[in-house]
Model confidence (mean pLDDT): 79 of 100. The RNA shown here (Bacterial RNase P class A) has 373 nucleotides and comes from a Pseudomonadota bacterium. A source record names the gene rnpB. The source organism's lineage runs through Bacteria, Pseudomonadati and Pseudomonadota.
RNA sequence: AGAGCAGGCCAGAUGAUCGCCGGCCGGAGGAUUCCGGCGGGAGGAAAGUCCGAGCUCCACAGGGCAGGGUGCUGGGUAACCCCCAGUGAGGGCGACCUCAAGGAAAGUGCCACAGAGAACAGACCGCCACUACGCCUCCCGGGCGUAGGGGUAAGGGUGAAACGGUGAGGUAAGAGCUCACCAGUUCCGAUGGUGACAUCGGAAGCUAGGCAAACCCCACCCGGAGCAAGGCCAAAUAGGGGAGCGCUUGAGAGUGGCCCGCUCGAUGCUCCCGGGUAGGCCGCUGGAGGCUGCAGGUAACUGCAGUCCUAGAGGAAUGAUCAUCACCGGAAGCAAUUCCGGGACAGAACUCGGCUUAUGGCCUGCUCUCGAU
Numbered sequence: 001a002g003a004g005c006a007g008g009c010c011a012g013a014u015g016a017u018c019g020c021c022g023g024c025c026g027g028a029g030g031a032u033u034c035c036g037g038c039g040g041g042a043g044g045a046a047a048g049u050c051c052g053a054g055c056u057c058c059a060c061a062g063g064g065c066a067g068g069g070u071g072c073u074g075g076g077u078a079a080c081c082c083c084c085a086g087u088g089a090g091g092g093c094g095a096c097c098u099c100a101a102g103g104a105a106a107g108u109g110c111c112a113c114a115g116a117g118a119a120c121a122g123a124c125c126g127c128c129a130c131u132a133c134g135c136c137u138c139c140c141g142g143g144c145g146u147a148g149g150g151g152u153a154a155g156g157g158u159g160a161a162a163c164g165g166u167g168a169g170g171u172a173a174g175a176g177c178u179c180a181c182c183a184g185u186u187c188c189g190a191u192g193g194u195g196a197c198a199u200c201g202g203a204a205g206c207u208a209g210g211c212a213a214a215c216c217c218c219a220c221c222c223g224g225a226g227c228a229a230g231g232c233c234a235a236a237u238a239g240g241g242g243a244g245c246g247c248u249u250g251a252g253a254g255u256g257g258c259c260c261g262c263u264c265g266a267u268g269c270u271c272c273c274g275g276g277u278a279g280g281c282c283g284c285u286g287g288a289g290g291c292u293g294c295a296g297g298u299a300a301c302u303g304c305a306g307u308c309c310u311a312g313a314g315g316a317a318u319g320a321u322c323a324u325c326a327c328c329g330g331a332a333g334c335a336a337u338u339c340c341g342g343g344a345c346a347g348a349a350c351u352c353g354g355c356u357u358a359u360g361g362c363c364u365g366c367u368c369u370c371g372a373u
Base pairs, nucleotide, nucleotide: 001369002368003367004366005365006364007363008362009361010360012325013324014323015322016321017320018319020041021040023038024037025036026035027034028033043345047356048355050354051353052352053351054350055226056225057224058223062260063259064258065257067222068221069220070219071218072086073085074084075083076082087101088099089098090097091096102217103216107215108214109211110210111209124156125155126152127151128150130148131147132146133145134144135143136142164182165181166180167179168178169177183207184206185204186203187202188201189200190199191198192197230282231281232280233279240273241272242271243270244269245268252264253263254262289308290307291306292305293304294303295302296301327342328341329340330339331338332337
């Protein structure tokens, strides 16, 4: 100097003028309201609606089936499909990153094309021996060719992948057929670790490809609906019309589906048609809250102490202008400095914890390459 990896922070500040919303205080006023003063007013993602909850309502919130979710271990958390730490596998020279990470020997299924054959595999080219016929050689021995049936899967070929690898022995030729070493699998044991697991030793020739983000099996977990939840007040209309079932020997209703159970249930219930209302208030912001310090913990985070209150709109407020400064970029200049330009992604709607996506700038640490000293 270049190329990268990981983490953190900010998202302009101050003042003036005008304007909007809400809170508190004071005054005027019959009320709506008006005047004055003092504070406050859109994010790191407010976005996506992918998860989890708080909160509200229904329901005895029970049992089962189907269905859905999670899927290595330990910890954190209100909880989670999230976070932290670790183990294993894979990628990268590396800093580091990723994982939908239980089971393929319970069963079913798929692996195009090529290839003999793709998991109870298989013979295209080969290798070996036998039988028959023919040829070569003076004979024997032996060699070659054709046909037939047989053995073989070490060599070659096909393929993304071919039923462990290397070497030796053995064989008619070969093969874990046997042996040595290695890899994998299963079992036994020792050491370390809470554990996933790791290391070491031994035994067995045992050698069973990949896909479960295929169906499936195994383990654990799961009521539902959602602020358009829900509650209060006021008003209006037609407490209208029809059909079916029923009245305790039970119609029907009960917040995902089905079954069982349970509860409620009688001038009742269900369905269809038609009519009125859509107004106002609450929910609506003091919280699993923020900040600071100390302690514990590798960390996520937890505990203690102190301190602070930081939007509640309601078709939708939180803005506009000017000045100065700050930040970034460019130009000029030896420098001080001067001038010009710019500022991303993007707007709360009950709240919070995550994840994902979009995006401007700054800082810190680390890795690799090149060069100089």